This is a predicted structure of a 131-nucleotide RNA (c-di-AMP riboswitch aptamer (ydaO/yuaA leader)) from a soil metagenome. It matches the Rfam family "c-di-AMP riboswitch aptamer (ydaO/yuaA leader)". Rfam's curators write: This family represents a conserved RNA structure found upstream of the ydaO and yuaA genes in Bacillus subtilis and related genes in other bacteria. A reference for the family is Barrick et al. (2004), "New RNA motifs suggest an expanded scope for riboswitches in bacterial genetic control", Proc Natl Acad Sci U S A. The RNAcentral record of the sequence draws on MGnify.
[in-house]
RNA sequence: CGCUGAAUCUCCGACUACAUAAUUCGGAGAUCGGGGGACCCAGUUAGUGGGGCGAAUCGUGGCCAGAGCGCCGCGUAGCGCGAUCUUUCAGCGCGAGCCCGUCAGCUAACCCCGAAAGCAACGAAAGAGGA
Numbered sequence: 001c002g003c004u005g006a007a008u009c010u011c012c013g014a015c016u017a018c019a020u021a022a023u024u025c026g027g028a029g030a031u032c033g034g035g036g037g038a039c040c041c042a043g044u045u046a047g048u049g050g051g052g053c054g055a056a057u058c059g060u061g062g063c064c065a066g067a068g069c070g071c072c073g074c075g076u077a078g079c080g081c082g083a084u085c086u087u088u089c090a091g092c093g094c095g096a097g098c099c100c101g102u103c104a105g106c107u108a109a110c111c112c113c114g115a116a117a118g119c120a121a122c123g124a125a126a127g128a129g130g131a
Stems, first nucleotide, its partner, number of pairs: 002119003008030007031115006041105001049103001050100004058075006078094004084128006
C1' cells in the first nucleotide's frame, strides 16, 4: 500500500504522565449493519419443535460393537481474490462457526442490538482514467 467483513469517523471524560501524544477503559454523536414489530397480503395448525447472523447449502463413500446435530474423504448450491478503476479470462482459495430458547411470515409508526476478528498477491485482454 492492499484484502475478507457492517465492523468506520468525531467529540467528552478517566487512568498513566513534568508536559504533550499514544494505548487502554467508559460515555455520546454521525455513519454503516442486523433483529423484533400493524392494517393489507400470505399461510393453515400437530409432529421429527421452531427461528436468527453468515457465501457457508445439499449429496455421497467410509470410520466407530452400535449410535449422532460425531469424525474423515470426494463432490456441490453459493461466495472471495485476481493490486489505478470496471468487466472478462488464466490461476488460487472458502464452502465454517456461533446465537435465541418453545417464540418471531411480510410489516408503517415504534423498540432493541452490533461496529469484531482474521489475512498477504504482484499473470493477461479490452475500455476508462492518470502520469